The RNA shown here (Bacterial RNase P class A) has 352 nucleotides and comes from a soil metagenome. RNAcentral holds the sequence, with entries from MGnify.

[in-house]
RNA sequence: GCAGGGUGAUCGCUUCGGCGAUUGUCUUGAGGAAAGUCCGGGCUCCAUGGGCAAGGCGCCAGGUAACUCCUGGGCACGGCGUUUCGCCGUGACGGAUAGUGCCACAGAAAACAGACCGCCACGGAACAUCGUGGUAAGGGUGAAAUGGUGGGGUAAGAGCCCACCGCGCUUUCCGGCAACGGAGGCGGCACGGUAAACCCCGCCGGAGCAAGGCCAAAUAAGCGGCGAGGAGAACGCCCACUCCGACAAAGACGCCGCGGGUAGGCUGCACGAGGGCGGAGGAGACUUCGCUCCCAGAGGAAUGACUGCCACGGAGCUUCGGCUCCGCUACAGAACCCGGCUUACAGGCUGU
Numbered sequence: 001g002c003a004g005g006g007u008g009a010u011c012g013c014u015u016c017g018g019c020g021a022u023u024g025u026c027u028u029g030a031g032g033a034a035a036g037u038c039c040g041g042g043c044u045c046c047a048u049g050g051g052c053a054a055g056g057c058g059c060c061a062g063g064u065a066a067c068u069c070c071u072g073g074g075c076a077c078g079g080c081g082u083u084u085c086g087c088c089g090u091g092a093c094g095g096a097u098a099g100u101g102c103c104a105c106a107g108a109a110a111a112c113a114g115a116c117c118g119c120c121a122c123g124g125a126a127c128a129u130c131g132u133g134g135u136a137a138g139g140g141u142g143a144a145a146u147g148g149u150g151g152g153g154u155a156a157g158a159g160c161c162c163a164c165c166g167c168g169c170u171u172u173c174c175g176g177c178a179a180c181g182g183a184g185g186c187g188g189c190a191c192g193g194u195a196a197a198c199c200c201c202g203c204c205g206g207a208g209c210a211a212g213g214c215c216a217a218a219u220a221a222g223c224g225g226c227g228a229g230g231a232g233a234a235c236g237c238c239c240a241c242u243c244c245g246a247c248a249a250a251g252a253c254g255c256c257g258c259g260g261g262u263a264g265g266c267u268g269c270a271c272g273a274g275g276g277c278g279g280a281g282g283a284g285a286c287u288u289c290g291c292u293c294c295c296a297g298a299g300g301a302a303u304g305a306c307u308g309c310c311a312c313g314g315a316g317c318u319u320c321g322g323c324u325c326c327g328c329u330a331c332a333g334a335a336c337c338c339g340g341c342u343u344a345c346a347g348g349c350u351g352u
Stems, first nucleotide, its partner, number of pairs: 001349002005310004010305002013029001017026003031331001035342002038340005043208004049239004055204004059073005074093001075091007094200002099198002101194003116139002118135007147165006166189001167187004172183004212267004222258006229244004274293008312327006
């Protein structure tokens, strides 16, 4: 990764549909995950004057109805090996030069971050240590300590200088659609890491079949309270505009409390981004053409039991022709539908 039986008979249960007429008959009858409800859509309803908040995504190219999925490529990390390379796996893969925060303990010091030991110079001291100045190459602590190796230079050292590597920048060139790779040029370059921390940049309407539609029925256009604002306008908020209302009472509209009635039927509901076989195109995901098939539709919920044969697997025996016995197995049951992802899985097969 595939798949997780096939077929016939008997008995039982049964949906849609057909036929029949009492009480029947024909046909049909649960998965690769039906699971999780994590993404994306079809479909349904609402919205679209502007903005914000919340939430999600983040390399490049392609596929797709669409996606956070799939295919291929790039880069990074890990593993294996026949180790200048190849194969496999993973990626939460925009930004640390906009800003803020954090990095325990240890350590001298954890980011415009320093001197514990040490090294050097000067001045004392006189059996052996003190002071001042310089230093960050050596050592220590740590996950991480102001790039690495070599040389020059220095009192001793340091990118202080140089070569190479690394790093940053690059409207230079080559390859590539691109991400990127290689070469060149400039720069001594250091102010580390962390964004699955806040954040910045870019992109993204909302809610869901208990959506929604139709029919029927019933009740008390019930009672009380609060408020000058409320509505158009979806999920939360703000602004602009328009409309209604108020500034005495009443009460638009909204909210809170008490009380009463109904919770029924039909539909949505299965012809689909559908399945099978074959041709063509493509590196692939997939696309396209032809032929063929109709394969659950319940409404508290049917889809089962037994048995023969075959297939598959296991054990034993074998005169190697085969025979006997066992198993029907694991995870697990549709509920508007589909594409993925994730999780579970006895036995078996296959690939690396």

Background:
Rfam family: Bacterial RNase P class A. From the family's description: Ribonuclease P (RNase P) is a ubiquitous endoribonuclease, found in archaea, bacteria and eukarya as well as chloroplasts and mitochondria. By type it is a ribozyme. The coordinates come from a structure-prediction model, not an experiment, and the mean pLDDT is 75.